A computed fold for a 71-nucleotide RNA from a Candidatus Kaiserbacteria bacterium, annotated as transfer RNA. It matches the Rfam family "tRNA". The family's RNA type in Rfam is transfer RNA. From the family's description: Transfer RNA (tRNA) molecules are approximately 80 nucleotides in length. Its family is annotated with triplet codon-amino acid adaptor activity in the Gene Ontology. The source organism's lineage runs through Bacteria, Bacteria candidate phyla and Candidatus Kaiseribacteriota. Its mean pLDDT, the model's own confidence on a scale to 100, is 81.
[in-house]
RNA sequence: CGGGCCGGAGUAUGCCGGUAGUACAUCUGCUUUGGGAGCAGACAGACCGAGUUCAAUUCUCGGCGGCCCGA
Numbered sequence: 001c002g003g004g005c006c007g008g009a010g011u012a013u014g015c016c017g018g019u020a021g022u023a024c025a026u027c028u029g030c031u032u033u034g035g036g037a038g039c040a041g042a043c044a045g046a047c048c049g050a051g052u053u054c055a056a057u058u059c060u061c062g063g064c065g066g067c068c069c070g071a
Base pairs, nucleotide, nucleotide: 001070002069003068004067005066006065007064010024011023012022013021018054026042027041028040029039030038047063048062049061050060051059
């Protein structure tokens, strides 16, 4: 310098135009002599900008960051 892939809750991941969910973690309560386990509930999220669209996490373009390949 060129190419490819990826970017979502604290972590991992489903959805790929119309509702952002699941598991673990965290917190609260119940249970227990206490802890753990279990049960119930709560908190928390689409990398940034522009475009297309009635509507964008999703499609297009640019930027940023990470990983890989080549030079």